[in-house]
Background
The RNA shown here (c-di-AMP riboswitch aptamer (ydaO/yuaA leader)) has 132 nucleotides and comes from Micromonospora sp. ALFpr18c. NCBI's taxonomy places the organism under Bacteria, Bacillati, Actinomycetes, Micromonosporales, Micromonospora. Its mean pLDDT, the model's own confidence on a scale to 100, is 77.
RNA sequence: UGGCGGCCGCCGCCUAAUCGCCCGAGCGGGCGAACCGGGGAACCAUGUUCCUGGGGUGCAUCCGCGUCAGCGGUAGGGAUCUUCCGUCCCGAACCCGUCAGCUAACCCGGUCGGCGGCUGACGGAAGGACAU
Numbered sequence: 001u002g003g004c005g006g007c008c009g010c011c012g013c014c015u016a017a018u019c020g021c022c023c024g025a026g027c028g029g030g031c032g033a034a035c036c037g038g039g040g041a042a043c044c045a046u047g048u049u050c051c052u053g054g055g056g057u058g059c060a061u062c063c064g065c066g067u068c069a070g071c072g073g074u075a076g077g078g079a080u081c082u083u084c085c086g087u088c089c090c091g092a093a094c095c096c097g098u099c100a101g102c103u104a105a106c107c108c109g110g111u112c113g114g115c116g117g118c119u120g121a122c123g124g125a126a127g128g129a130c131a132u
Base pairs, nucleotide, nucleotide: 010117011116012115013114014113018033019032020031021030022029023028034111035110036109037108038107039106044101053099054096055095056094057093062073063072064071065070076090077089078088079087081127082126083125084124085123086122
């Protein structure tokens, strides 16, 4: 001097997943605000029988093949002001336990994770905002 990797801090991005106060040596815990989600009347909606259980969080669903490990597509989501096009990436996981349409009052739960800062914070077009 250069390369790779890790940690801390700072500035940002996706997401509801942020902020404040208190306790604690620390790990962490408690409370509140805000945000997100679920349950839950009337009215409305639904309405035969049988088979198949069904529902929820989330972008993460469905189809085909399969040696049941997966593979190929796909609804959908993301790529740093917005929209469109191109291109690229993801297309998971979990919970309730036979029970949930909507839903005032009311009740309950969550505030995790994953990335960028030489590099995909990509290329193009249009528009907007701010500053001078």
Rfam family: c-di-AMP riboswitch aptamer (ydaO/yuaA leader). About the family: This family represents a conserved RNA structure found upstream of the ydaO and yuaA genes in Bacillus subtilis and related genes in other bacteria. The sequence was found by an Rfam model in a public genome assembly.